[in-house]
Formats: sequence, structure tokens, C1' cells
RNA sequence: UGAGUAGGCCGGGCGGUCGCGGCGUGGCCUUGGUUGCGCCGAGGAAAGUCCGAGCUCCACAGGGCAGGGUGCUUCGUAACGCGAAGGCGGGGUAACCCGACGGAAAGUGGCACAGAAACCACACAGCCUAAGUCACGUCCCCCCGUUGUGACCGGCAAAGGUGAAAAGGUGCGGUAAGAGCGCACCAGCGGCCGGGCGACCGGCCGGCUGGCUAAACCCCACUUGGAGCAAUUCCUAAUAGGGGAGCAAUGGAGUGGCCCGCUCUGCUCCCGGGUUGGAAGCUCGAGGCGCGCGGUGACGCGCGUCCCAGAGGAAUGACCGCCUCCGGUGGCAACACCGCAGACAGAACUCGGCUUACAGGCCUACUCACGCU
Repeated sequence: UGAGUAGGCCGGGCGGUCGCGGCGUGGCCUUGGUUGCGCCGAGGAAAGUCCGAGCUCCACAGGGCAGGGUGCUUCGUAACGCGAAGGCGGGGUAACCCGACGGAAAGUGGCACAGAAACCACACAGCCUAAGUCACGUCCCCCCGUUGUGACCGGCAAAGGUGAAAAGGUGCGGUAAGAGCGCACCAGCGGCCGGGCGACCGGCCGGCUGGCUAAACCCCACUUGGAGCAAUUCCUAAUAGGGGAGCAAUGGAGUGGCCCGCUCUGCUCCCGGGUUGGAAGCUCGAGGCGCGCGGUGACGCGCGUCCCAGAGGAAUGACCGCCUCCGGUGGCAACACCGCAGACAGAACUCGGCUUACAGGCCUACUCACGCU
């Protein structure tokens, strides 16, 4: 200097004029309205609605099954499918990134096509023919023997072929030809020892050894009520908490399904009344910030300090001037002119996460390459 990796921050500032919402307070008028002053007033994602909770109700609400969720270890957290640190596997030269990461010896399935053969392995085409038998031929020719070919019998899973995967892999020796048959290294499996809280890792020894698939059904471990702020509570408002008829108790109902338990008493039709409006929930929190201590870290503890939107069809906007960032044009440059805040984007009960979107700019640490010293 270039390329990359991980993380963090900003995404306008100053001044003025007018205009909004909430709270507090003073004055005036008095269901309430108006006005002065002060303070506060959208995000890192407010988005998605994918997880987890707080809170509310069912409801005085228990147990189980099915169903759902998670799936390496340890820790963090109110909890989580989240976060931290590790282990193993994969990608990358690396910094780093990704993982749907329990179990195939509980069972059931699947592995098309090709190939002899794809669950316990019957060898297509082949290689060898040692030992044994037969036939023919050569040498020898009394016997014994020698050699070649073919067949039978026998041995083989090594080489070849197919495939994602085929009787552990590569190499050497050995053999009639071969084979863990033997040996070396490696993988797997088993045993022992050591390290670690653990997942796992390392060493030594040993017989030599058929698979894959559970984001297939399934098994195992842990976990799990439901509905949701359009939840819900209160006031106005009790001679409308009303009246009548029929059915039902071996019944009906109870916030996902089924069973048990428990609790309540119901269903259909007709007549009649209310169903408008207002208040609360609604912002003081598993809260923010600063400092110290502990911890590799996520985070925890302690002390101090601060109150930072609460609308209710939905508020924070518009204009002007200057500065600054950015973009464009001209210029060697200084600078001039133009565009003009110019990315993603607006709370609606709140919080912890995850995921997605983001013009431009800045900072920190690390990796690799090249050059210089």
C1' cells in the first nucleotide's frame, strides 16, 4: 500500500419565526375551556410476529395420556429455540465462519439405475492348478521316472468391471495364484493407564474388522395448560340480576383434544329492558448511566446518580440564515457553481433475544500478499 476477517459508533450542528402532544404550575372563566411560564417528546432496527417472559382472564384449578418444543459439554439468564466459553466435524493459506451435533446392538422401512452381488452376503467374466484322478502326446522304454496340453476336482476375493458406497486403506514380503497370511503406517473396534467438572484428548497393548440413512417412521433425555392489551377492571345502573312455556338431572357447562378428579347448574322458544358514554390498564422498569470488585467470557455483586413519549384515527412539523458531511460539473491546485440532508425507515402494554433492511462516513483489533527500512 492492497485484499480480507471480527466488533463498535455516527447517520447532522448552531441560531431565529410560526405550529403540535403530555405533565407540572399560576391567572381568568367555571360539566369544562382559555392563556402565561417551566420540563419532556420515535429506532438501531420502532420492521417481521419467529421464540421467551412479565401482566390479565378462564379459575377455587389438580393429575395423567396424546400432541408440541429442544437435542455435543459446561456455564449465564426471569426464561428461551438466546448468549458465552469449549469439544468434535466441515469450509478457508489464515484471521475467522458454518453445523438439523443423542441413538442404527429395541423395532419397521429405504439404498433407484448399473452391477455377480447392496444384510448378513450363494461369484458374472475370470486368476491359479501346488496336492489328487483321468486322457492324449514327447523323452525314456523291463521297472522306476520326466515333461507339455486338456478335462475333473480343488483354491481365490488380490488384480479387472459397475456404482455414492462392494468382504478396512496404502505399501512391502510371501504364495501354485491369492488373502492381515505376516510386517510398517493409518482408520475402526476392544482392554488398560493418564489429563480434563465435562463433551473429549493422549499413550500402550490386542484379535484383525462389512455399511449408509432417523431435516424416514421410531426409541431415549429434558421440557411444556389455554387465550391474549381487540387481555381485562370500574363507573353510569339495579322493579330489568325481569316475566312466561316446554325439555332435561343416567342431563348440561367449565379457554386446544381425551380420561380421572373437582366445581357450578342448565338448554330451546316467546314477551320485554339495557347494549350510549367515561375512567383505568398506559409507563418506576428482570430500567438507564457512571465507578469499583469478581470472572477467560456471557454476566454477577456493591456504591452513586437520573426519570428519558404515553397518543386514542393517533402528536415532535414547516420555513429562513450560517456551518459541516456527501454527490455532480469546471479547474494543476486553491477554489467556484449546482443539488441539498440525500440510506433503511415512525412507538401504541412492556421487556430479553433472533431474523431481515440500511446511501455515506469514522474508529479498534487481527490475518494474508507485496514493497521499503
Bacterial RNase P class A from a Candidatus Hydrogenedentota bacterium, 373 nucleotides, folded computationally.
The organism belongs to Candidatus Hydrogenedentota, within Bacteria.
The coordinates come from a structure-prediction model, not an experiment, and the mean pLDDT is 77.